[in-house]
């Protein structure tokens, strides 16, 4: 340089055909159980008082975009 995949809460990782973003798990907080710790169980857990905002960044298409299109950045793999 060329080709292919990926970038989503604190972390891993979903989201079917464009139609409630964050399921599920981990972690964390509080409560409960225990003499205590661990473990179990329950509730909560993106930001904002709220209207709203939020899927790497900037544009575009659309009534509507994590999803489609263009550009940029980062990253993994392959080729030379």
């Nucleotide at each position: 340089g060329c080709g292919a995949g990926g970038g989503u809460g604190g972390c891993g990782g979903a989201a079917c055909u464009g139609g409630c973003a964050g399921a599920c798990g981990c972690g964390c907080a509080c409560g409960u159980u225990u003499a205590a710790g661990g473990g179990g169980c329950g509730u909560g857990u993106g930001g904002g008082u709220g209207a709203c905002c939020g899927u790497a960044c900037g544009g575009g298409u659309u009534c509507g975009a994590u999803u489609c299109c263009c550009g940029u950045c980062c990253u993994u793999c392959g080729c030379a």

A computed fold for an 80-nucleotide RNA from a Clostridia bacterium, annotated as transfer RNA.
Its Rfam family is "tRNA". It is annotated as a transfer RNA.
Taxonomically the source falls in Clostridia (Bacteria, Bacillati, Bacillota).
Its mean pLDDT, the model's own confidence on a scale to 100, is 81.